Background:
A computed fold for a 74-nucleotide RNA from a Methanobacteriota archaeon, annotated as transfer RNA. It matches the Rfam family "tRNA". Gene Ontology term of the family: triplet codon-amino acid adaptor activity. The source organism's lineage runs through Archaea, Methanobacteriati and Methanobacteriota. Model confidence (mean pLDDT): 83 of 100.
[in-house]
RNA sequence: GGGUCUGUGGGGUAGCCUGGUUAUCCUAGGUGGUUCGGGACCACUUGACUCCGAUUCAAAUUCGGACAGACCCA
Numbered sequence: 001g002g003g004u005c006u007g008u009g010g011g012g013u014a015g016c017c018u019g020g021u022u023a024u025c026c027u028a029g030g031u032g033g034u035u036c037g038g039g040a041c042c043a044c045u046u047g048a049c050u051c052c053g054a055u056u057c058a059a060a061u062u063c064g065g066a067c068a069g070a071c072c073c074a
Stems, first nucleotide, its partner, number of pairs: 001073007010027003020057001028046006050066005
């Protein structure tokens, strides 16, 4: 330098092919219940689509570019 793949809450993960309802689930944090207290359990709650542009009534999803990471070729 070229190619392929990946980027989603504090951590992990589904959703992307086939655009549309409040973006799923596990874990974590907070509050409350339960307990003599803690743990476990139960209820409620907090929090995310890497960035820019384009297409569209509507983009996590499609298209172009950038950035970061992994692998391969040189």